[in-house]
RNA sequence: ACCACAGACACGGGGUGCGCCACCGACGGCGCUGAGAGCACACCCGUCGAACCUGCUCUAGUUCGGACUAGCGAAGGGAAUGUCAGAUGAUUUCUGC
Numbered sequence: 001a002c003c004a005c006a007g008a009c010a011c012g013g014g015g016u017g018c019g020c021c022a023c024c025g026a027c028g029g030c031g032c033u034g035a036g037a038g039c040a041c042a043c044c045c046g047u048c049g050a051a052c053c054u055g056c057u058c059u060a061g062u063u064c065g066g067a068c069u070a071g072c073g074a075a076g077g078g079a080a081u082g083u084c085a086g087a088u089g090a091u092u093u094c095u096g097c
Base pairs, nucleotide, nucleotide: 001091003089004088005086007084008083009082010081011046012045013044014043016040017032018031019030020029021028052077053076054075058071059070060069061068
């Protein structure tokens, strides 16, 4: 000097289910899985794209129940990434020893 890449910032995308109790007009509480179960300015994801949507009121298993697990999935879609600097790594050049 250049490249890659955790990270930060900016911008953008996304989901918020299930069981029980209460209410039954409204507010809520407890529990399950999970990064996140509706406002958290949180969490996750941004083409290196399974974040998320469609298929799906699907199929198999499991559960009190449930995308809870797996398949579907080498399916179809899906946001645009940019800047910074240096935790780190590689390469090259110059100088000194």

Background
A computed fold for a 97-nucleotide RNA from Corynebacterium variabile, annotated as TPP riboswitch aptamer (THI element). It matches the Rfam family "TPP riboswitch aptamer (THI element)". Rfam 15.1 lists 16,130 matches to the family in 8,693 species. Rfam links the family to the GO term thiamine pyrophosphate binding. The sequence is in RNAcentral, with records from Ribocentre. Of the family's consensus pairs, 100% are formed in the model. NCBI's taxonomy places the organism under Bacteria, Actinomycetes, Mycobacteriales, Corynebacteriaceae, Corynebacterium.